[in-house]
Molecule: transfer RNA
Organism: Pseudomonadota bacterium
RNA sequence: GGCCGCUUAGCUCAGCUGGUUAGAGCGUACGGUUUACAUCCGCAAGGUCGGAGGUUCGAAUCCUCCAGCGGCCA
Repeated sequence: GGCCGCUUAGCUCAGCUGGUUAGAGCGUACGGUUUACAUCCGCAAGGUCGGAGGUUCGAAUCCUCCAGCGGCCA
């Protein structure tokens, strides 16, 4: 330098062919249970969906550019 993949909650990841309110597990806070802790149960908070622009009535999803990470080739 070229090509490919990935980027969504604190962490690990879903998210279909573009459509209603963006989700799960773990973690965290609170409550219940316990003498207490753990386990278990309930509940809550937490997201500019990497950034910018475009297409569209409508974008996490499609297109372009940029950034970061990983891999292959040279």